Predicted 3D model of a 170-nucleotide RNA (glmS glucosamine-6-phosphate activated ribozyme aptamer) from Robertmurraya kyonggiensis. Its Rfam family is "glmS glucosamine-6-phosphate activated ribozyme aptamer". Rfam classes the family as a riboswitch. Taxonomically the source falls in Robertmurraya (Bacteria, Bacillati, Bacillota, Caryophanales). The prediction has a mean pLDDT of 76.
RNA sequence: AAAGUUUUAAAAGCGCCUGAACUAAUGACCGAACGGAAGGGUUGUUAGUUGACGAGGUGGAGGUUAAUCGAUAUUCGGCGGGUGCCUCCCGGUUUCGUAUGCAAAUCGUUAUUUCUUUUUCUAAAUCACUGAAGGCGACUUAGUGGACAAUGAAGAGAAAAAGCAUACAA
Repeated sequence: AAAGUUUUAAAAGCGCCUGAACUAAUGACCGAACGGAAGGGUUGUUAGUUGACGAGGUGGAGGUUAAUCGAUAUUCGGCGGGUGCCUCCCGGUUUCGUAUGCAAAUCGUUAUUUCUUUUUCUAAAUCACUGAAGGCGACUUAGUGGACAAUGAAGAGAAAAAGCAUACAA
């Protein structure tokens, strides 16, 4: 230095690229005024670029695949993955004194549910700017400026809902 093997780490709007769009080089064709040139259009080849912006979300195993919310608008299209959903198991809470068992409901260690009031959880990209950096270019990276969500969760206040058995206490 090269190859192989093994291990570890990172990412979950996450990874990837063959369609698509776009760029460069090059070939062919088209095309208005005498001719020519430049520019233009279509298309082939080669090499590239783009291809999810944040909010929110994981007890374990198995199964399943168009798996929440909005902003933007190729975030189109496709492949993979995935914290979604379902079943079982484990665990917590509630079911009007306490404990245990069973059952039901519900959630996931901040671990009943529903309604209502209020507070909190920095939105980011897009956009504008930079005698910024890299690239012929599409574009990428970084910095600065000012905005604009929804779902959900948590804290506090006030309400509503839902059982049986045994033991103990009153």